[in-house]
Annotation:
Predicted 3D model of a 1417-nucleotide RNA (small-subunit ribosomal RNA) from a metagenome. The sequence is in RNAcentral, with records from SILVA. It matches the Rfam family "Bacterial small subunit ribosomal RNA". Rfam links the family to the GO terms structural constituent of ribosome and ribosome.
RNA sequence: UGAGUAACGCGUAGACAAUCUACCCUCCGGAUUGGAAUAACGACUCGAAAGGGUCGCUAAUACCGAAUACAUUCCCGACGCCGCAUGGCGGCGGGAAGAAAGAUGGCCUCUUCUUGAAAGCUAUCGCCAGAGGAUGGGUCUGCGAACCAUUAGCUAGUUGGUGAGGUAACGGCUCACCAAGGCUGCGAUGGUUAGCUGGUUUGAGAGGACGACCAGCCACAUUGGGACUGAGAUACGGCCCAGACUCCUACGGGAGGCAGCAGUGAGGAAUUUUCCGCAAUGGACGAAAGUCUGACGGAGCGACGCCGCGUGGGCGAGUAAGGUUUUCGGAUUGUAAAGCCCUGUCGCGAGGGACGAAAGCUUGUCGGCUAAUACCCCGCAAGUAUGACUGUACCUCGUAAGAAAGCGCCGGCCAACUACGUGCCAGCAGCCGCGGUAAUACGUAGGGCGCAAGCGUUAUCCGGAAUUACUGGGCGUAAAGAGCUCGUAGGCGGCUUGGUAAGCGCCAUGUGAAAGAUCAAGGCUCAACCUUGGGAACGCGUGGCGAACUGCUUAGCUGGAGAGUGGGAGAGGAAAGUGGAAUUCCAGGUGUAGCGGUGAAAUGCAUAGAUAUCUGGAAGAACACCAGUGGCGAAGGCGGCUUUCUGGACCAUUUCUGACGCUGAGGAGCGAAAGCUGGGGGAGCGAACGGGAUUAGAUACCCCGGUAGUCCUAGCCGUAAACGAUGAACACUGGGUGUGGGAGGUAUCGACCCCUUCCGUGCCGUAGCUAACGCGUUAAGUGUUCCGCCCGGGGAGUACGGCCGCAAGGUUAAAGCUCAAAGGAAUUGACGGGGGCCCGCACAAGCGGUGGAGCAUGUGGUUUAAUUCUAUGCAACGCGAAGAACCUUACCUAGGCUUGACAUCUGAGGAAUCCCGCGGAAACGUGGGAGUGCCCUUCGGGGAACUUCAAGACAGGUGCUGCAUGGCUGUCGUCAGCUCGUGCCGUGAGGUGUUGGAUUAAGUUCCGCAACGAGCGCAACCCUUGCCCUUAAUUGCCAUCAUUUAGUUGGGAACCUUAAGGGGACUGCCACAUUAUGUGUGGAGGAAGGUGGGGAUGACGUCAAGUCAGCAUGGCCUUUAUGCCUAGGGCUACACACGUGCUACAAUGGUCGGUACAACGGGUCGCUACAUCGCGAGAUGAUGCCAAUCCCUUAAAACCGGCCCAAGUUCGGAUCGGAGUCUGCAAUUCGACUCCGUGAAGCUGGAAUCGCUAGUAAACGCGGAUCAGAACGCCGCGUUGAAUACGUUCUCGGGCCUUGUACACACCGCCCGUCACACCACCCGAAUCUGGCGCACCCAAAGUCGUUGACCCAACCCCUCGGGGAGGGAGGCGCCUAAGGUGUACCCGGUGAGGAGGGUGAAGUCGUAACAAGGUA
Repeated sequence: UGAGUAACGCGUAGACAAUCUACCCUCCGGAUUGGAAUAACGACUCGAAAGGGUCGCUAAUACCGAAUACAUUCCCGACGCCGCAUGGCGGCGGGAAGAAAGAUGGCCUCUUCUUGAAAGCUAUCGCCAGAGGAUGGGUCUGCGAACCAUUAGCUAGUUGGUGAGGUAACGGCUCACCAAGGCUGCGAUGGUUAGCUGGUUUGAGAGGACGACCAGCCACAUUGGGACUGAGAUACGGCCCAGACUCCUACGGGAGGCAGCAGUGAGGAAUUUUCCGCAAUGGACGAAAGUCUGACGGAGCGACGCCGCGUGGGCGAGUAAGGUUUUCGGAUUGUAAAGCCCUGUCGCGAGGGACGAAAGCUUGUCGGCUAAUACCCCGCAAGUAUGACUGUACCUCGUAAGAAAGCGCCGGCCAACUACGUGCCAGCAGCCGCGGUAAUACGUAGGGCGCAAGCGUUAUCCGGAAUUACUGGGCGUAAAGAGCUCGUAGGCGGCUUGGUAAGCGCCAUGUGAAAGAUCAAGGCUCAACCUUGGGAACGCGUGGCGAACUGCUUAGCUGGAGAGUGGGAGAGGAAAGUGGAAUUCCAGGUGUAGCGGUGAAAUGCAUAGAUAUCUGGAAGAACACCAGUGGCGAAGGCGGCUUUCUGGACCAUUUCUGACGCUGAGGAGCGAAAGCUGGGGGAGCGAACGGGAUUAGAUACCCCGGUAGUCCUAGCCGUAAACGAUGAACACUGGGUGUGGGAGGUAUCGACCCCUUCCGUGCCGUAGCUAACGCGUUAAGUGUUCCGCCCGGGGAGUACGGCCGCAAGGUUAAAGCUCAAAGGAAUUGACGGGGGCCCGCACAAGCGGUGGAGCAUGUGGUUUAAUUCUAUGCAACGCGAAGAACCUUACCUAGGCUUGACAUCUGAGGAAUCCCGCGGAAACGUGGGAGUGCCCUUCGGGGAACUUCAAGACAGGUGCUGCAUGGCUGUCGUCAGCUCGUGCCGUGAGGUGUUGGAUUAAGUUCCGCAACGAGCGCAACCCUUGCCCUUAAUUGCCAUCAUUUAGUUGGGAACCUUAAGGGGACUGCCACAUUAUGUGUGGAGGAAGGUGGGGAUGACGUCAAGUCAGCAUGGCCUUUAUGCCUAGGGCUACACACGUGCUACAAUGGUCGGUACAACGGGUCGCUACAUCGCGAGAUGAUGCCAAUCCCUUAAAACCGGCCCAAGUUCGGAUCGGAGUCUGCAAUUCGACUCCGUGAAGCUGGAAUCGCUAGUAAACGCGGAUCAGAACGCCGCGUUGAAUACGUUCUCGGGCCUUGUACACACCGCCCGUCACACCACCCGAAUCUGGCGCACCCAAAGUCGUUGACCCAACCCCUCGGGGAGGGAGGCGCCUAAGGUGUACCCGGUGAGGAGGGUGAAGUCGUAACAAGGUA
């Protein structure tokens, strides 16, 4: 330092009878005697250097002989003891082999020379042999700790043996020979990843993740190989060789290895000083002093972590100023600040000043050792020396609140809220999600919350996550039971007995290093930190004890299992044979024009004779009825009948065996349909295909045909919603009721019933379980055993790889990427081309219209300077508008005004007001004149109203937002509904009540019911109308009496009428129906009969429905204009389209003449009689009436009579010309009406569509609001006055119950696939490029080993001195071998034209597949 290493490398426990150990300790013995060299050095010499070469000299504790020697080693012999298999230990006898070294200090008793030395003696340190110890190694073994099976087979020194070699040592460690073994599903081999541990971190724990610092072990030291030396290395700061790289060079050659401490470069988001010192601790060497020590002790840098401290404390309200906000009052920042009084940590200055230092050394001394007062050791005393840090820690004094606060957050999770800015932009975001004009979510500010010298972010690990579940999960429908069976390994296993002691339990003991963690105590002022001691460490080893349970073993048992015997049931399987019905075809007969098919048709068949019908024949396939939530089978599956062969289950009996059992990874077999191969067969049906229809299309649904196939045989395939979506086996746990098979009992003529029991198969349900639905002795309950399977959705049961298959394909089975869900069950709604019940002029039955024409009116569109704005399916369009010539008016053009046309306040002036000029289209501008009021007064003046001027606050806005709002309104809908309290049910959403049976116009009422009550709606109360009564009697009325032209007048109060109050109708009465109630049907009486007719009255809510232009109002915008005034224009345009109406098209009519009958209303700026004039609209004069009095006011259709005679008319009236009337300042753009003339379209209206159920429709006229004038519109009024309703199948709308749902902005919903475009990742891919690993061969460095060694060599031996021998070496050869080379197999990866699918992406194309019966389930 962690590259390698998945290994006895590490951890733990053991073993070595298979071992080594320098220095250290103890013991024993020894140390005798010789010899030959060589460095340094000197000389010469080569080289650039690094480095050498030759010659010469010399020493040793260096080297080499000889001697001696044991307790050492080896051999031989005999013995004793012991053990754990090989064996071990200890004596004995004999033989062989192997050692050594001296140095320093002191002394002279003995010997020699004699100053003093030598030998010698002595002390210390060394040397040799051996034994033992201690320490440290080596080797071996059990167990433990990663992933991938898409790695299933691996292995020739491989496994074992014999022998030899080698090592300190066992061993295939190596070699020769022999044998053929060894490992592996309890995971070999291969691949990927990784140093291991004490521990660290997290967690309640169990577990998970990690292996920095510190400590132990291992491995490595530029890469690979190799040995030497040594006690120890295959050696980080040694050697040799090879490779890469760097450096030096005189080009000949050389040198190097920071993963030591600092430091440099590079890389990177990122990681320090080329510091001080050996003072301490430790180490090496040394007798020691001491030397060396980048170990270590310290300092420096870094908020990197942990710990401690500070940035002040007390008092202090005019709650200052400022900021922010505001409902303008205030609130908040906030006792916060200021101010006053204190303190001094820290800082700064000054002074003092440690601990860490004691060993050691010197001297003396007690004791020990010894012959010894030497030496040495222990203790004591005295003396003496030593500090890097460092003038540091610490202490004291002085000083002054002075120099010391930031960061994140404030939508929920999660603690903390307002304002402004922004406007799906800019941005935020951990998840959900914020932002489209009122953002607590963005940005800023104020305020707040949280931490604090830190705070946030990012990354990673654990937790939460019981979300891999040992502790502690699941598999009917959420993911998940293999399609089924047999069965191997494995797992699990009935009752009794003896033994054993592996598991298991207890006790003891060894170990579990230290540090860490924990407890206690102690030391730094505290703490972090450090020290001491204790306990723990669930693990492993050893010994002993126990024997219930498990295991093993012994002997038995019968209850599990199996066999035997006797029975009956069955679409169980295989094969052979056989039968009838039907279909089709063929032949023949009869017979004639159609048949067939469909929603309707057509294709098709048929006059060449079909269909129909009869007879005969052929062929193939399937077996009606019986037939049944009946039977059988392991599942798939099995259905006419007969025979043969054959499997299983059940019942009875309790004869036999004696646990023989259960499950079952792999494995084997079976396995629907479709499909495949070969050969048959082929009637019907029928993918593909052809044709006909349907349709926008229709490669579909429907129809006519029709090939594979369906059938048989032999063989493949091996999958299904192969489902009970429920693995197999065993046991236990209330019942009820069917059904199939068997047995028994009882009772019988009879098994006809009834009872009991075993096996199977259904339904309902108790407890229990379940998220619910549901399951419930056939469990999804309670337990046991074993197997399979699951871990968010998509990608994907796909890719790649393997295996299987003839193919189709099957099986095993990922990842990238992407989403914040996907899913289950149940609930409430909504919806359905689901069901049931019911209602409505909803349809039907009728009457009359609209849609065609002309005109009126509104809208769209277009046009325009402007054609102001709104309303837009029903529910906008004769709507706002109950009335646009100016005004209205909001629009356009032009001219003007700017505190303003209008409101309030301030100041100044003037009463107000009126009149007249000029310019101008007017507004406006400008000039002149008249005129003074009211209240108070102290007479100066002041005040109110009005008006002018000035300044500023402000006015103004039909400008925007109805998606910020109030209010009002439309609509579903006058539909019968919508809810609440308490109780009950449900984990809950929620349900019940409100559902059910009747009934109603009605949630109307009754009955029943875990509901009992109540509210808003319904009904009733209100208005009007219909009958009667009472009261009253003018302007209304007139029967009787008078009177008149006339209820005109007198009179009357009966009638009508008017308008006030009452009565009357309630299913009250009767009959029938219904169990009763309630109610219905019919009837009586009654003016009216079952809410009498009509109106007003509109529940909870829906549509972000409508309205900012009626009004009000938040916010925004505008302010010499988006405000105000004025004139003129426009809203009245016109190719066209639509809505709503009017008038018509004629004879049920038109026209002319005559005659009759209403009601509601209105009227003094008004309605107007009457008279006159005008053809007329109307005019003039004049009268009555503030109206039951007068007027509008002749109603019209009707009726009577005449004409018209079927025609574009005597229908129809548009359009146009002319002449007028009226209103009004003004009818040109742009009014209504009148008269004369003109006389268009139109002859009953396509598809479609509207209203109406009785005094209604239809027809007829009358009145009113608005209004100067201007209705065919609107709101009312009366007159005449019908037809039809079988009925609820269908259309539309609605109510209740139920059902399905993938819908919930709720079917105008949801949603699928291709295609087109963009992006992303992945797969295939000709080829190409790295890397890894294996095999074979070639070459082979250094080096060990072997061999050779004719060359070389001082020590030993021999020698005739020449030499020889022993021994060794250089060199050669050989084996092995790193690197290198060649070839080849395999694996991971990069690039890759092009190809395939996949995913994602606000508004693309085509269709409509799925969700409702989704329109063909």